[in-house]
Context: one part of a larger RNA
RNA sequence: GGCGUGGUGGGACGGAAAGACCCCAUGAAGCUUUACUGUAACUUAGCAUUGUCUGGUUACUUAACAUUUAAAGUAUAGGCAGGAGACUUAGAAGGUGUGUCGCUAGAUGCACUGGAGUCAACAAGUGUAAUACUGCCAUUGUUAAUUAAUUAGUCUUACUCGCCGGAGUCAUCCUCCGGGGGAACCGUGUUAGGCGGACAGUUUGACUGGGGCGGUCGCCUCCUAAAAUGUAACGGAGGCGCGCAAAGGUACAUUCAGCACGGUUGGAAAUCGUGUAGCGAGCGUAAUGGUAUAAAGUGUGCUUGACUGUGAGGAUAACAAUCCGAACAGGUAAGAAAUUAGGUCAUAGUGAUCUGGCGGUUCCGAAUGGAAGGGCCGUCACUCAUCGGAUAAAAGUUACUCUGGGGAUAACAGGCUGAUGGUGUCCAAGAGUUCAUAUCGACGACACCGUUUGGCACCUCGAUGUCGACUCAUCUCAUCCUGGAGCUGUAGCAGGUUCCAAGGGUACGGCUGUUCGCCGUUUAAAGAGAUACGUGAGUUGGGUUCAAACCGUUGUGAAACAGGUUGGUCCCUAUCUGCCAUGCC
Numbered sequence: 001g002g003c004g005u006g007g008u009g010g011g012a013c014g015g016a017a018a019g020a021c022c023c024c025a026u027g028a029a030g031c032u033u034u035a036c037u038g039u040a041a042c043u044u045a046g047c048a049u050u051g052u053c054u055g056g057u058u059a060c061u062u063a064a065c066a067u068u069u070a071a072a073g074u075a076u077a078g079g080c081a082g083g084a085g086a087c088u089u090a091g092a093a094g095g096u097g098u099g100u101c102g103c104u105a106g107a108u109g110c111a112c113u114g115g116a117g118u119c120a121a122c123a124a125g126u127g128u129a130a131u132a133c134u135g136c137c138a139u140u141g142u143u144a145a146u147u148a149a150u151u152a153g154u155c156u157u158a159c160u161c162g163c164c165g166g167a168g169u170c171a172u173c174c175u176c177c178g179g180g181g182g183a184a185c186c187g188u189g190u191u192a193g194g195c196g197g198a199c200a201g202u203u204u205g206a207c208u209g210g211g212g213c214g215g216u217c218g219c220c221u222c223c224u225a226a227a228a229u230g231u232a233a234c235g236g237a238g239g240c241g242c243g244c245a246a247a248g249g250u251a252c253a254u255u256c257a258g259c260a261c262g263g264u265u266g267g268a269a270a271u272c273g274u275g276u277a278g279c280g281a282g283c284g285u286a287a288u289g290g291u292a293u294a295a296a297g298u299g300u301g302c303u304u305g306a307c308u309g310u311g312a313g314g315a316u317a318a319c320a321a322u323c324c325g326a327a328c329a330g331g332u333a334a335g336a337a338a339u340u341a342g343g344u345c346a347u348a349g350u351g352a353u354c355u356g357g358c359g360g361u362u363c364c365g366a367a368u369g370g371a372a373g374g375g376c377c378g379u380c381a382c383u384c385a386u387c388g389g390a391u392a393a394a395a396g397u398u399a400c401u402c403u404g405g406g407g408a409u410a411a412c413a414g415g416c417u418g419a420u421g422g423u424g425u426c427c428a429a430g431a432g433u434u435c436a437u438a439u440c441g442a443c444g445a446c447a448c449c450g451u452u453u454g455g456c457a458c459c460u461c462g463a464u465g466u467c468g469a470c471u472c473a474u475c476u477c478a479u480c481c482u483g484g485a486g487c488u489g490u491a492g493c494a495g496g497u498u499c500c501a502a503g504g505g506u507a508c509g510g511c512u513g514u515u516c517g518c519c520g521u522u523u524a525a526a527g528a529g530a531u532a533c534g535u536g537a538g539u540u541g542g543g544u545u546c547a548a549a550c551c552g553u554u555g556u557g558a559a560a561c562a563g564g565u566u567g568g569u570c571c572c573u574a575u576c577u578g579c580c581a582u583g584c585c
Base pairs, nucleotide, nucleotide: 001585002584003583004582005581006580007579008578010577011576012575014572015571022406023405024404025403027402028401029398030397031396032395035202036201037200038199039198042194043193044192045191046190047189048188049187051155053153054152055151056150057149058148059147061145062144063143064142065141066140068138069105078137079136080135081134082133085119086118087117094113095112096111097110098109099108100107101106159182160181161180163179164178165177166176167175168174205217206216207215214234218240219239220238221237222236223235241387242284243344244343248303249302250301251300252299253298254297256280258276259275260274261273262272282291283290285349287347288346289345307330308329309328310327313324314323315322319388332341333340334339355381356380357379358378359377360376361375363374364373413460414458415456416455417454419453421449422448423447424446425445426444430440431439467542468540469539470538472534473531474530475529476528477527480505481504482503483500484499485498486497487496488495507521508520509519510518511517548566549565550564551563552561553560554559
């Protein structure tokens, strides 16, 4: 070196299972609720099934009867018309008793008595003359009737009985017959309202140095932005969701802030005067740009162009939008006129489409005429703010979970980095009685390492098993012991510090799942690290991290908790390679 045999289980990011953790999907399902929208059930009411009789109450209508008072005036005059007579032995005036009304004056009715008149026309007073009489119409009330509603009862024939007897039939069912009970209720149908996780279908945003929590989402100004334009980040700063009938238009006029000096109260600063001041003021509102002798600032006068119909040509720009705009026609304001004016010094002050409302219109009008409805012009209604707006209308939970995917994206390990961490070097203020450097060393500076906590998200989500313990280890040296040496603020012993050195060695117990740590007792010493925080196809499974359950807390709840607690399946017969032992050539 070749070929074997027996072992071991370091590696083949070994095998098995399209990762269960995490994220994503305008995926699914279970569950919850004061998410949204519905539905059953329940409930309330109307109508139908639904009939008889009586009473009460209310309302309409009809009939009869009664009622009607300002002042003045005999007197309690409803209105209008006719009217000279009307009523009376079929009982007038008057009287007694009594009822009703009442403005307390009386009016009116009934019964008895009484036995022959009473009232009006005329005159006065009144807007109106006799309730003398008749007719019609009113106000208020009483009585009666019809109808309707409501309420209280009544009946039996609808309807009903999980009451009795009988029959089918030796049947606690069912049906029928008879009796009894209830009863026009109940029940049922239908229409409308309420309630309604009992049930159903769904929704529950995105960005994001993983996701969640937090923050943000449209528009304007500046910087980043690299001297055209444009340009990102959960980069750095601020504003807006309007205001103004003058703070718009025009004609004319005018110049600010500050400073110095002077001047009553008066002061740093009020108003006044002089000088100076070229822009530092002001311009409604953030910032930027712009702007003062023809201002865009500040006043005064007159006003409504904060107009109607168009718009050459441009800017910007994926689209849709957005922006500038001479000029033409009409009519208008200011100005002597030339001219200027289609809001505001400019840049924010905003919302597509659909749907609907309002006003107008020489438009269409389902045979025709109309109408309904629509079109066109103008206008209104969205924190549709997730602001290019999925619907008119929507929250949670899953550890009972599932599917499709992702190393496009987290947790372990590795990688990069090295803020943090560890180690060292430089400077030397100071401490060290004196003396920076025996020893320690502030403020600072510079390195190295890759053991901490992190940052990044580069391999792995068609799987790289995670803490600790056990077993077995290999390496580094920044050395704990043992060895050698320098300095010492080294007398000796014992130390301090530094240099060389990795050959060998480097504890047993108690508590805790612990690594760590504390404690006890030893030791020459009880080193620090790396090895996928070495090692689960070597062991364990106490912890963490499924399903069960309890407590506390949070939540309306389903449920949740780097809160606690008890319980809880650890598979693999070795193909290759490595290593160990061994045989043959």